[in-house]
Context: one part of a larger RNA
């Protein structure tokens, strides 16, 4: 110089776009951050329209069925493994690059082929008895499924024999033949008097894809040797168990091995990376925001379910805390989004919104979404605009200095003529909006069908938190808007005064002991400018 997730002084008009707990992975009031589906079940309540029957006050209640419509607590199914946050641990195949898996797995999505056939028992809800203060819970009885169980088929699996083609070892692909033995669940619309067919969207089994993951290797990237010896499941082999799956992954049993000055072990430190900052470059030095990976969720173990977790707002034990308590016993986990206490030099609102973007559930309508889109606070950076502009010599007055003549301040002011960015105030007034569903037509496909549906299209309708914001017009009106910092050398800029080795400055050299351009102060001036110094950290 240049950089900053800055801090502190002193000062402040607007806007645009970014950033905003760098400490205490400290503790957390309260509120919200993960639900959806009644087009899977059976119930329960409501609200209409009926139809019977009862009381009657003759239009009302009660009760009983139908029909339709609406809400839902349960059981089921999807989703909660995503998205969000944090950086504690971790020096390690955690990353970041090249590769490997002839050792692997993949829900929902795609394409291709084939199926869903015929039985069963059960349990919440819910009703009755209880128990407890509450969390909750027992016992009986009842009831349904796309919940669960057996049968049949079934091209996949498992043995065995066996053919063929292929590879870098262990193998691997195709195929024939025997035996074993493994699968489903419907709903809703239309048609139809039924039986039963059809469209859609769900179910099953295969063989493939896409995606997303799991292993396994080679290189790469911090200190200290004032850390030199490490290691017992350790190092390798068999047998055997586990895993999607190779392996000491675990287990017996044999062997005595492995690793290290090309730094094993140990201590310290520490999330890696695209990148970011300096720098002609080489390099140093950082990993804030944004993106990719990879850890973790009060501490420490653990497994469940599940396509995927050893799960942030799931479960169990254990600790520490903090709550409730009828003292038996329970309930909590903000390193999500706002906020509160702490600590700190120091980091923000308990804000709108789902209208887009993108996610989950759903056949859709939609819900739900502290993802995100938005508004608010901070000059914290970055950019840019403004605080007027022309013209104006009696060089007024005032201030300073003076050699007393004057000289500066200074065209500056004043005055004169303008403009109107910004400002207020008033009027218009947005892009961002592309769908979706409805409704009527067209083309094409399924389809026995002039039902119905699915694909793709025209037309109508119809959706904005930001916001009456942004922008446009007009009118008012120079009015409302400068400051820090320096002036001895480096280093651009000087005089007077008051102090008198005193108060004090000061990055370094060094000023200051009576004429100080270096302290304080006023005039001048110099640099920058809504900023300007300090102070830290990096090159």
């Nucleotide at each position: 110089g240049g950089a900053c997730g800055a801090a502190c002084g002193c000062u402040g008009g607007c806007g645009g776009c970014g950033u905003g707990c760098c400490u205490a992975a400290u503790a957390c009031a309260u509120g919200c951050a993960a639900g959806u589906c009644g087009a899977g079940c059976g119930g329960a309540c409501c609200u209409g329209u009926u139809u019977g029957a009862a009381g009657c006050u003759u239009g009302c209640u009660u009760c009983a069925g139908a029909c339709a419509g609406g809400u839902u607590a349960g059981c089921g199914g999807c989703g909660g493994a995503c998205g969000g946050g944090u950086g504690a641990g971790u020096a390690a195949c955690a990353c970041g690059u090249a590769g490997g898996c002839a050792a692997c797995c993949u829900g929902c999505c795609c394409g291709c082929a084939a199926g869903a056939c015929c039985g069963g028992g059960a349990u919440a809800a819910c009703g009755u008895a209880g128990g407890g203060a509450a969390a909750c819970u027992u016992a009986c009885g009842c009831u349904a499924a796309u919940a669960c169980c057996g049968g049949a088929u079934a091209g996949g699996g498992c043995a065995c024999c066996u053919u063929c083609u292929c590879g870098c070892a262990u193998g691997a692909g195709a195929g024939g033949g025997u035996g074993c033995g493994g699968a489903a669940a419907g709903g809703u619309g239309g048609c139809g008097c039924a039986a039963g067919c059809u469209a859609c969207c769900a179910c099953u089994u295969g063989c493939g894809g896409a995606u997303g993951g799991g292993c396994c290797u080679g290189c790469g990237g911090c200190g200290c040797a004032u850390u030199a010896g490490c290691u017992a499941g350790u190092u390798g082999g068999u047998g055997g168990g586990g895993u999607a799956a190779c392996g000491g992954c675990c287990u017996a049993c044999c062997a005595a091995g492995g690793c290290g000055a090309c730094g094993a072990u140990g201590c310290g430190u520490a999330g890696c990376c695209g990148a970011c900052c300096u720098g002609a470059g080489a390099g140093g030095g950082u990993g804030a925001c944004c993106g990719g990976c990879c850890a973790c969720a009060c501490u420490g173990g653990g497994a469940c379910u599940g396509a995927g977790a050893c799960a942030c707002g799931g479960c169990c034990c254990a600790g520490a805390c903090u709550c409730c308590u009828a003292c038996g016993g329970g309930a909590g986990g903000c390193a999500g989004c706002a906020g509160u206490a702490g600590g700190g030099a120091a980091u923000u609102u308990u804000c709108c919104a789902c209208a887009a973007u993108g996610g989950g559930c759903g056949a859709a309508a939609g819900c739900c979404u502290g993802a995100u889109g938005g508004a608010g606070c901070a000059a914290c950076g970055c950019c840019g605009c403004g605080u007027g502009a022309a013209c104006g010599a009696u060089g007024a007055a005032g201030g300073u200095c003076u050699u007393c003549g004057g000289a500066u301040u200074g065209u500056a002011a004043a005055g004169u003529u303008c403009u109107g960015u910004u400002g207020u105030c008033a009027g218009g007034g947005a892009c961002g909006a592309a769908c979706a569903a409805g409704u009527a037509c067209c083309g094409u496909u399924c389809g026995a069908a002039c039902a119905g549906g699915g694909c793709g299209g025209u037309a109508c309708c119809u959706u904005g938190a930001c916001g009456g914001u942004a922008c446009c017009u007009g009118a008012c009106g120079a009015g409302a808007a400068a400051g820090c910092c320096c002036c001895g050398g480096c280093u651009a800029a000087c005089u007077a005064c008051g102090u008198g080795c005193c108060a004090g400055c000061a990055g370094c050299c060094g000023c200051g002991g009576u004429a100080a351009u270096a302290c304080g102060u006023a005039g001048g001036g110099g640099g920058c400018a809504a900023g300007c110094g300090u102070u830290g950290u990096c090159c």